[in-house]
Context: one part of a larger RNA
RNA sequence: UGACGGGGACCCGCACAAGCAGUGGAGUAUGUGGUUUAAUUCGAAGCAACGCGAAGAACCUUACCAGGUCUUGACAUGGGGACGACCGGCAUAGAGAUAUGCCUUUCCUUCGGGACGUCCCACACAGGUGGUGCAUGGUUGUCGUCAGCUCGUGUCGUGAGAUGUUGGGUUAAGUCCCGCAACGAGCGCAACCCUUAUCAUUAGUUGCUACGCAAGAGCACUCUAAUGAGACUGCCGUUGAUAAAACGGAGGAAGGUGGGGACGACGUCAAAUCAUCAUGCCCCUUAUGACCUGGGCUACACACGUACUACAAUGGCGGCCCACAACGGGAAGCGAAGCGGCGACGCGGAGCAAACCCCCAAAAGCCGUCUCAGUUCGGAUUGCAGGCUGCAACCCGCCUGCAUGAAGUCGGAAUUGCUAGUAAUCGCGAAUCAGCAUGUCGCGGUGAAUACGUUCCCGGGUC
Numbered sequence: 001u002g003a004c005g006g007g008g009a010c011c012c013g014c015a016c017a018a019g020c021a022g023u024g025g026a027g028u029a030u031g032u033g034g035u036u037u038a039a040u041u042c043g044a045a046g047c048a049a050c051g052c053g054a055a056g057a058a059c060c061u062u063a064c065c066a067g068g069u070c071u072u073g074a075c076a077u078g079g080g081g082a083c084g085a086c087c088g089g090c091a092u093a094g095a096g097a098u099a100u101g102c103c104u105u106u107c108c109u110u111c112g113g114g115a116c117g118u119c120c121c122a123c124a125c126a127g128g129u130g131g132u133g134c135a136u137g138g139u140u141g142u143c144g145u146c147a148g149c150u151c152g153u154g155u156c157g158u159g160a161g162a163u164g165u166u167g168g169g170u171u172a173a174g175u176c177c178c179g180c181a182a183c184g185a186g187c188g189c190a191a192c193c194c195u196u197a198u199c200a201u202u203a204g205u206u207g208c209u210a211c212g213c214a215a216g217a218g219c220a221c222u223c224u225a226a227u228g229a230g231a232c233u234g235c236c237g238u239u240g241a242u243a244a245a246a247c248g249g250a251g252g253a254a255g256g257u258g259g260g261g262a263c264g265a266c267g268u269c270a271a272a273u274c275a276u277c278a279u280g281c282c283c284c285u286u287a288u289g290a291c292c293u294g295g296g297c298u299a300c301a302c303a304c305g306u307a308c309u310a311c312a313a314u315g316g317c318g319g320c321c322c323a324c325a326a327c328g329g330g331a332a333g334c335g336a337a338g339c340g341g342c343g344a345c346g347c348g349g350a351g352c353a354a355a356c357c358c359c360c361a362a363a364a365g366c367c368g369u370c371u372c373a374g375u376u377c378g379g380a381u382u383g384c385a386g387g388c389u390g391c392a393a394c395c396c397g398c399c400u401g402c403a404u405g406a407a408g409u410c411g412g413a414a415u416u417g418c419u420a421g422u423a424a425u426c427g428c429g430a431a432u433c434a435g436c437a438u439g440u441c442g443c444g445g446u447g448a449a450u451a452c453g454u455u456c457c458c459g460g461g462u463c
Stems, first nucleotide, its partner, number of pairs: 008463006015454002019418005026309008034300002042053002064295007073125001077124002079121006088103006106115003127284002130282003136278002138273003141269001143267001148187006154163003167178003193261004198229007207219003211216001232255001235249005311411001315370006328359003333352002338347003377408001382403007424446007
C1' cells in the first nucleotide's frame, strides 16, 4: 500500500423479510457423471460446466469404431511428357469407393505454337478436428451497469508512499453542493443512439370509411413512416446551510434517470476457446493424411442438473362453432376455396416476390354433463392399422386412428424465480431445417399478491 477478520460505523441489491408460483417426490424429454462398448468422437467443471459449443447426429453432418481401398494424394502452386478433351450417358463386376468396356466430345492461331482441361512420371510439397489456451492473436464469461480506476503539476514524507479521491450533506452514480494544500485533467457515471407511451405537420396505396348495392369518391378516423414538439425539479409550497437536494402539489399523455434496450472503466480468475478462425513450437507423412460401406455419437444396475405433463371441479368432456392479437415468414416457397378421409393427410390448384394472396390463434364466454373416485383425473407403456418427408425410417424420425391404460392424491432435508403490464397462465411466430422442438430467440391475449423494515443469511461499495 493492499487483502482478510465469527472488528466498528454508514449505504445498496428479489440479499433477507412480506407475498405469489415453483424445483426437490411421479412419468417423460434433454444434458452430464458413472458404467458398458469395437466405438459409445471432442470440448465445457462451484457461483460463471450440465435443453452448454449443437440455430436441429437416420446416410451426409462426423471429428469415433470395424471392414474394403489410395499414396504428389480429397484440396493448392511449380517442372517434364502424353492426350483432346473434361463433363455426361449406358452396360458389367462390386457393399460402395472403384475398375473395365462402349457412345458422345475443346478454343485461339501468324500453323511454329499458345490457352484450358485430363492422365502419367519424379520431386519440392500438400494434408492433420494430432499435442500444448500454462507459448499466443482474436473472441467470450465473471465480479458488475458495481461506482469506481488513474494521471499532470504542486505540497508533505529520508523512503515505500500520502494528498487530490478524505470530511459535512446529497444522489441511482467519484451525481451535485459546501469545506479543505491542493489546483486541474483523463477512463468510467449521465447524456448523445434505438424502441415504447402523447400530440402536431407532411404523405395517402395494397391501408381506412363520415358517402355508396357496387364501381367509384374522399383522407376525417385507424394505421403506416419521415420530420418536429414535449419533461427541464421548469412552476408553487414546506424542509434544508442563503447550497446541492428531498417531500408534497399544480398543470400534463407522461414527473423527477417515465418503461425497456444497446452501451461493460482500470483490472481479477495462468477463467474458457489451438475443434469457428489465425498462429509459434512439437509430432504424423503408403499415415495421426484421404475415399467408401456399415455401425456408433440414441447403450443402461445407477446418481445429478434443466424443463415439459400431471396429480384434477378456479377442473375434465361434449355442444354453441360464439368473439378478439401481435411479432414474423413465403418461389425447388406460402398455399386459399371446393372435394375425399374419423384423422394424420390426400386430390385440387385460385392468389401472392406480398400493408394486396397465404401461413393464421388459444385461453376467455354461454349451455349441458361428470360429483370427489386412481375417477369421464392422468397420460406413460405396449399391440394393431395407417399418413408424411426422404435413395433409405431395423438399429434411429415425426404425426394420426382404434385398443391398452402405468406411476402419480401436491412432494423430506434443502432450494429457485419474480416488485407491474411484472409473476402466473394462454396460445402464435421465427431461425436451424428434406423430415424432426417439451429447447432457444421473439410476439401478443388474460392478468395478480406483497414490500413493516434492514436484526439476521449472501454479494457489493465507502471510511

This is a predicted structure of a 463-nucleotide part of an RNA (small-subunit ribosomal RNA, 3' major domain) from an uncultured bacterium. Rfam family: Bacterial small subunit ribosomal RNA. RNAcentral holds the full RNA, with entries from ENA.